[in-house]
Context: one part of a larger RNA
RNA sequence: GCCAGCGAGUUGCGUUAUACAGCAAGGUUAAGGGACUACGUUCCGCAGCCGAAGCGAAAGCAAGUGUGAAUAGCGCGUUUAGUUGUAUGUCGCAGACACGAAACCAGGUGAUCUAACCAUGGCCAGGUUGCAGCAGGGGUAAGACCUUGUGAAGGACCGAACCAGUACACGUUGAAAAGUGUUUGGAUGAGCUGUGGUUAGGGGUGAAAGGCCAAUCAAACCUGGAAAUAUCUUGUUCUCUCCGAAAUAACUUUAGGGUUAGCCUCGGUUUAGACCAAAUUGGGGGUAGAGCACUGGAUCCCGGCGGGGGCUUCACCGCUUACCAAUGGGAACCAAACUCCGAAUACUAAUUUGGAUACCGGGAGAUACACUGUGGGGGAUAAGCUUCAUAGUGGAAAGGGGAACAGCCCAGACCGUCGAUUAAGGCCCCUAAUUCUAUGCUAAGUGAGUAAGGAAGUGGAGUCUCAGAAACAGUUGGAAUGUUGGCUUAGAGGCAGCCACCAUUUAAAGAGUGCGUAAUAGCUCACCAAUCGAGAGACUUUGCGCCGAUAAUAUAUCGGGGCUAAGUAUAGAGCCGAAAUCACGGGUGAAGAAAAUCUUCGGAUUUUCUUCGCGGUAGGAGAGCGUAGUAUAUGCGUCGAAGGUAUACCGUAAGGAGUACUGGAGCGUAUACUAGUGAGUAUGCAUGGC
Numbered sequence: 001g002c003c004a005g006c007g008a009g010u011u012g013c014g015u016u017a018u019a020c021a022g023c024a025a026g027g028u029u030a031a032g033g034g035a036c037u038a039c040g041u042u043c044c045g046c047a048g049c050c051g052a053a054g055c056g057a058a059a060g061c062a063a064g065u066g067u068g069a070a071u072a073g074c075g076c077g078u079u080u081a082g083u084u085g086u087a088u089g090u091c092g093c094a095g096a097c098a099c100g101a102a103a104c105c106a107g108g109u110g111a112u113c114u115a116a117c118c119a120u121g122g123c124c125a126g127g128u129u130g131c132a133g134c135a136g137g138g139g140u141a142a143g144a145c146c147u148u149g150u151g152a153a154g155g156a157c158c159g160a161a162c163c164a165g166u167a168c169a170c171g172u173u174g175a176a177a178a179g180u181g182u183u184u185g186g187a188u189g190a191g192c193u194g195u196g197g198u199u200a201g202g203g204g205u206g207a208a209a210g211g212c213c214a215a216u217c218a219a220a221c222c223u224g225g226a227a228a229u230a231u232c233u234u235g236u237u238c239u240c241u242c243c244g245a246a247a248u249a250a251c252u253u254u255a256g257g258g259u260u261a262g263c264c265u266c267g268g269u270u271u272a273g274a275c276c277a278a279a280u281u282g283g284g285g286g287u288a289g290a291g292c293a294c295u296g297g298a299u300c301c302c303g304g305c306g307g308g309g310g311c312u313u314c315a316c317c318g319c320u321u322a323c324c325a326a327u328g329g330g331a332a333c334c335a336a337a338c339u340c341c342g343a344a345u346a347c348u349a350a351u352u353u354g355g356a357u358a359c360c361g362g363g364a365g366a367u368a369c370a371c372u373g374u375g376g377g378g379g380a381u382a383a384g385c386u387u388c389a390u391a392g393u394g395g396a397a398a399g400g401g402g403a404a405c406a407g408c409c410c411a412g413a414c415c416g417u418c419g420a421u422u423a424a425g426g427c428c429c430c431u432a433a434u435u436c437u438a439u440g441c442u443a444a445g446u447g448a449g450u451a452a453g454g455a456a457g458u459g460g461a462g463u464c465u466c467a468g469a470a471a472c473a474g475u476u477g478g479a480a481u482g483u484u485g486g487c488u489u490a491g492a493g494g495c496a497g498c499c500a501c502c503a504u505u506u507a508a509a510g511a512g513u514g515c516g517u518a519a520u521a522g523c524u525c526a527c528c529a530a531u532c533g534a535g536a537g538a539c540u541u542u543g544c545g546c547c548g549a550u551a552a553u554a555u556a557u558c559g560g561g562g563c564u565a566a567g568u569a570u571a572g573a574g575c576c577g578a579a580a581u582c583a584c585g586g587g588u589g590a591a592g593a594a595a596a597u598c599u600u601c602g603g604a605u606u607u608u609c610u611u612c613g614c615g616g617u618a619g620g621a622g623a624g625c626g627u628a629g630u631a632u633a634u635g636c637g638u639c640g641a642a643g644g645u646a647u648a649c650c651g652u653a654a655g656g657a658g659u660a661c662u663g664g665a666g667c668g669u670a671u672a673c674u675a676g677u678g679a680g681u682a683u684g685c686a687u688g689g690c
């Protein structure tokens, strides 16, 4: 790990509701006792309990009573149904569906490990250094002092035993629940060690690490209180039928929990202008939008109160301005906390029409929500972000589409059918259905990811200008004179710069478009002529494209192949396509109708038909299957029970038969009752097997 077995809403006493039964203004016995007794049944036993009257704190009064001065008002009552038993649902007290703490308390057991201490013993190879003291010698007035020897001190040195455990490696289901190897520290000391003893759990001991106190320590271990408690996690065992939620509000030492309401279900009573929808006729509003009349913001122009600067003045005045600028006027704007205005919706009243609801009681669950569209707040007009409102879907929803994909699009699955029609979405192949029709566009594989910005890409629409009196482009020729305009400058001659920008000759030619020179020169342009011969140029707007375009394992931003349509726009014709819809057959729920049978006349059962339904988590309600046992009835079995193995049968399901083999002694069926009554999950079980 798998298989088998075991394994979780029970029991007692109460409460309340429902169903059934008995009796009924009453209902009922408890303990106990009598009789008959295998179990137990029946009778006695009205002590007690509930009800028939309430109100008040009470005295008390009583269909009333309390309050009150009240005969008022108001509160609670009165206008009758209870009670006992059984069953079921819920709740309360108990372990109360099962398993699970860390902990708390009490009484005991531990210092054979380890910490400290007490008593009494033991141990420390070898080598090195050479304190004090002492002695000889020197030295001094005497000392101090110096030197040689002797001597053998030290939490002295090196280093075995012994003790420790520094670094690294190995080991990590180990040889070992802490070791091994190499290396390392101490090794006469605060040393190590044997034996015996002492200190005990909020206590000990601690050269202090919360360390150690028997592989256990921020409070040891054992037993008990004890099934502690667990707003937490996990698990909670057969089937089918009907309905079917919530993730909101208020309060909460409350926020992952509760209580009440809202939302679900079941029963009863109800059909009322109490609820829902639509239409009509009316309402109030201040949102979207819009506007600037208010409150504020904000730009330009006119004009210029006042201020600043300048000039002037002894001072007061005064003059002036490329400055700032009020009120006012004109133009164009902005606002959640602006409004001269102002919708659509929504809300609301009445009427009409159509639906079905409402109230009371039993039982809940839920109170972590998610995304999408729309309107907002927060954030960065970020987030698969957060928080409201509103609608939908998921949650609790399968099917088709979206390549895949709870929340998107279509559509809500009772069952069956090798029937049909469609939705969204599709129709070249993968892959069901058009290589469909018509007219365009795109050349970028755009389609099949993105912006500012950029571009003689290309299609459409438009405006203006030029053009057989010859345009545009190309080619040939000209492009002059006053004049080197004036100034400036070393120079400035069209072409550094400043000013002016005239005139003449002309077909035309700027006091010059660019290159160039030190300045000239030179080249060129505008402009003109010739040649040529039909359209040319500028701009606006729009469709589809282009560049901008860089990411990490591998094409990898069409699902793929591949496509020039199989892309895209408009219009059209077909087809495919789902558990949708239809058809046929079947099942079932609710309501209704008819017939038959039974009837306690309330109704019940069966059959047939009609109408509307039958996705479903939490959850409510209903109907069944199976297991063990009991009672009654009735059966089977050594001519083979239960159990086991195999099996193509029956039933809508839980399930139930038959047959064969095995097995070797008990077991069914019907009705009623009782429950240790259904396992795949609980890191389930100190049960067994593999």
Base pairs, nucleotide, nucleotide: 001690002689003688004687005685006684011094012093013092014091016089017088018087019086020085021084022083023082026050027049028048032044033043034042035041036040054061055060064076065075066074067073097235098234100232104225105224106223107222108221109220115199116198117197118196119195120194121193122192123191124189126158127157128156129154133150134149135148136147137146138145162186163185164184167182168181169180170179201217203213204212205211238624239623240622241621242620243619248261249260250259251258252257263365264363265362266361267360268359269358275355276354277353278352279351280350281349282348283347289341290339291338295335296334297333299331300330301329302328306324307323308321309320310319311318369394370393371392372391373390374389375388376387377386378385399410400409401408414586415585416584417583419582420581421580425576426575427574428561429560430559434573436572437571438570439569440568441567447563453547454546457544458543459542460541461540462539463538464537465536466535474531475530476529477528478527480504481503482502485499486498487497510525514523515522587614588613589612590611591610592609593608594607595606596605597604598603625678627675628674629673630672631671632670633669634668635667636666643662644661645660646659647658649656650655
Molecule: large-subunit ribosomal RNA, domain II
Organism: invertebrate metagenome